[in-house]
Context: one part of a larger RNA
Molecule: small-subunit ribosomal RNA, 5' domain
Organism: uncultured bacterium
RNA sequence: GGAUGAACGCUAGCGGCAGGCUUAACACAUGCAAGUCGAGGGGUAUAGUUCUUCGGAGCUAGAGACCGGCGCACGGGUGCGUAACGCGUAUGCAAUCUACCUUUUACAGAGGGAUAGCCCAGAGAAAUUUGGAUUAAUACCUCAUAGUAUGUGAGAAUCGCAUGGUUUUCACAUUAAAGUCACAACGGUAAAAGAUGAGCAUGCGUCCCAUUAGCUUGUUGGUAAGGUAACGGCUUACCAAGGCAACGAUGGGUAGGGGUCCUGAGAGGGAGAUCCCCCACACUGGUACUGAGACACGGUCCAGACUCCUACGGGAGGCAGCAGUGGGGAAUAUUGGACAAUGGGCGCAAGCCUGAUCCAGCCAUGCCGCGUGUGUGAAGAAGGCUCUAGGGUUGUAAAGCACUUUCAGUAGGGAGGAAGGCCAGAGGCUUAAUAAGUCUUUGGAUUGACGUUACCUACAGAAGCAGCACCGGCUAACUCCGUGCCAGCAGCCGCGGUAAUACGGAGGGUGCAAGCGUUAAUC
Numbered sequence: 001g002g003a004u005g006a007a008c009g010c011u012a013g014c015g016g017c018a019g020g021c022u023u024a025a026c027a028c029a030u031g032c033a034a035g036u037c038g039a040g041g042g043g044u045a046u047a048g049u050u051c052u053u054c055g056g057a058g059c060u061a062g063a064g065a066c067c068g069g070c071g072c073a074c075g076g077g078u079g080c081g082u083a084a085c086g087c088g089u090a091u092g093c094a095a096u097c098u099a100c101c102u103u104u105u106a107c108a109g110a111g112g113g114a115u116a117g118c119c120c121a122g123a124g125a126a127a128u129u130u131g132g133a134u135u136a137a138u139a140c141c142u143c144a145u146a147g148u149a150u151g152u153g154a155g156a157a158u159c160g161c162a163u164g165g166u167u168u169u170c171a172c173a174u175u176a177a178a179g180u181c182a183c184a185a186c187g188g189u190a191a192a193a194g195a196u197g198a199g200c201a202u203g204c205g206u207c208c209c210a211u212u213a214g215c216u217u218g219u220u221g222g223u224a225a226g227g228u229a230a231c232g233g234c235u236u237a238c239c240a241a242g243g244c245a246a247c248g249a250u251g252g253g254u255a256g257g258g259g260u261c262c263u264g265a266g267a268g269g270g271a272g273a274u275c276c277c278c279c280a281c282a283c284u285g286g287u288a289c290u291g292a293g294a295c296a297c298g299g300u301c302c303a304g305a306c307u308c309c310u311a312c313g314g315g316a317g318g319c320a321g322c323a324g325u326g327g328g329g330a331a332u333a334u335u336g337g338a339c340a341a342u343g344g345g346c347g348c349a350a351g352c353c354u355g356a357u358c359c360a361g362c363c364a365u366g367c368c369g370c371g372u373g374u375g376u377g378a379a380g381a382a383g384g385c386u387c388u389a390g391g392g393u394u395g396u397a398a399a400g401c402a403c404u405u406u407c408a409g410u411a412g413g414g415a416g417g418a419a420g421g422c423c424a425g426a427g428g429c430u431u432a433a434u435a436a437g438u439c440u441u442u443g444g445a446u447u448g449a450c451g452u453u454a455c456c457u458a459c460a461g462a463a464g465c466a467g468c469a470c471c472g473g474c475u476a477a478c479u480c481c482g483u484g485c486c487a488g489c490a491g492c493c494g495c496g497g498u499a500a501u502a503c504g505g506a507g508g509g510u511g512c513a514a515g516c517g518u519u520a521a522u523c
Base pairs, nucleotide, nucleotide: 001523002522004520006519007518008517009516010515013370014369015368016367017366018365019363020362021328026326027325028324030323031322032321035070036069037068040067041066046061047060048059049058050057051056077281078280079279086206087205088204089203090202091201092200093199096198097197101194102193103192104191105190106189107188109143110142111141112140119132120131121130122129123128149174150173151172152171153170154169155168156167157166158165159164179186180185207253208252209251214244215243216242219241220240221239222238223237224236225235226234256278257277258276259275260271261270262269263268283304284303285302286301306317307316308315309314334360336359337358338357342356343354344353345352346351373403374402375401376400383394384393385392386391407464409459410458411457412456413455417450422444423443424442425441426440427439428438429437467512468511469510470509471508472493473492474491478507479506480505481504482503488495489494
């Protein structure tokens, strides 16, 4: 000198863009953060309406709850753990899986038994739960059909990378499906391919300590079996006795890794906030279930600690989501608005949900921009300071005169972010079709949280707006007074003991400026 997720002191006008618990992965009140589909199913409370013998019956619409589907494995948070194929990079899978999506081919026949809900009757303080009767489905089951699927057996061709791969023939066996609606559209099943995502393996790289030198028994390898989507001591039985290590094993300490960021001429050194990719975690430890995908932050079960409710029998909970509270700390924000845009989930769609996101609020935390006036003005005014008493300096500074009006203020106008979606019409494609669908186009009424938006115009008046540090040398900037090794200063050298440019005040000056200094750690 640079730089900071900074803090502290003094000061503070505006705007734009960014950033904002680095400490206790400490504990959490409250609200919200994952739902959606009636074009899968049964269906009701309720409302309206018609009839009525006034008991009720019919029709229309239809919430909540329930069964079912998809989603909840994304998005969002944190950095505890981890020195590891965790990450980075480069390869491989002839050892693998992949819901939704795209393409292609083929198919969807016949039956069955239940169970939520509803109804009835209970238990319990509650959480919750029991029995009976009855009912549906794109829920569940059986049979049929069956191939480039799976298994077994028998061949053929061809290729390679060792185990082997690819293509293909035959035989036998096994495994599918679902409807809504009937106009179509959306779905269902099997198979192949793609895309996307994931899993696994390997080469190389990846902090400190040798005042850590030996470590290892599923350990190292083999055979067999099991298990997995898949290879494998992944697991088990048996057999062998191996395997790693001074090119640092093992142990200990520390730590998420990378893209990147800071610095530096570079080589290096330091860091890993925001943003992006990967990993790990979700009160602590463990377990599996469901599922295409989890061993699952707002799921299950068990154990533990803690908190809460209780009728003492028993129950409930998990902010390292967004706000917010206590605590810790030098220190870090609102219990805000909206789904208008972008994106996500569900849905044919309309739409619903979305603390993702977009915005607003707070904070000079940072970077950038603007302003606090401009010109003229010597009687060099007054006042201050100083003085050799003449003067010098503050100083064109002020006043005065002439202008301007950014920003702030008040008032008015006013883009863009809006694409779509809806209704009506026309045309093309498709079609048997003037249904439906889709594309184009015309018209109509609309969709903005931000928002009193950006921006523009008008109004008035210099009006409302400057501080901080320093002035002995390093280092730009000097005098007077006070003090008298005292009080004090100080980054280093060092100042202060009676004329201190070094302490304190004043005048003056220097530097930066809505900031300026100090401290911390870093190059």